[in-house]
């Protein structure tokens, strides 16, 4: 890097460094941001994908539960549209699939 297979609804911020852009990519648009964002560190917290425990249920396999040891994450928000489909409207739209991207396991 490249493939599967699962979730992408919800949840969690303080200091200190930096100094101009950030919000994956392209385009439009929405937003954050010199009152210092984005990034980094440190110290916290959030989740339960992987891990472990044992209790119930169960033939099993699995389900719930509890912990938190490898990951992850910690602005709105995987921000919205782009490709298909269905539906409304005078128009602006609203639903579903899809593709993409991000994690987590496994694998070549």
């Nucleotide at each position: 890097u490249g493939c599967u297979u699962a979730u992408u609804u919800a949840g969690a911020a303080a200091g200190a460094c930096u100094g101009a852009g950030g919000g994956a990519u392209u385009a439009g648009g929405c937003c954050c941001a010199u009152a210092g964002a984005c990034g980094u560190c440190u110290u916290g917290g959030c989740a339960a994908c992987c891990u472990g425990a044992g209790u119930a249920u169960u033939a099993g396999a699995a389900u719930a539960u509890c912990a938190a040891g490898g990951u992850g994450c910690u602005a709105c928000a995987u921000c919205c549209u782009a490709u298909c489909c269905c539906g409304c409207u005078a128009a602006u739209u609203g639903g579903g699939a899809g593709a993409a991207g991000a994690u987590a396991a496994g694998u070549g």
Annotation:
SAM riboswitch aptamer (S box leader) from a Bacteroidia bacterium, 108 nucleotides, folded computationally. The model forms 88% of the base pairs in the Rfam consensus. The prediction has a mean pLDDT of 76. It matches the Rfam family "SAM riboswitch aptamer (S box leader)". Rfam's curators write: The SAM riboswitch is found upstream of a number of genes which code for proteins involved in methionine or cysteine biosynthesis in Gram-positive bacteria. The literature on the family includes a 1998 paper in Mol Microbiol by Grundy and Henkin, "The S box regulon: a new global transcription termination control system for methionine and cysteine biosynthesis genes in gram-positive bacteria". Rfam links the family to the GO term regulation of gene expression. Taxonomically the source falls in Bacteroidia (Bacteria, Pseudomonadati, Bacteroidota).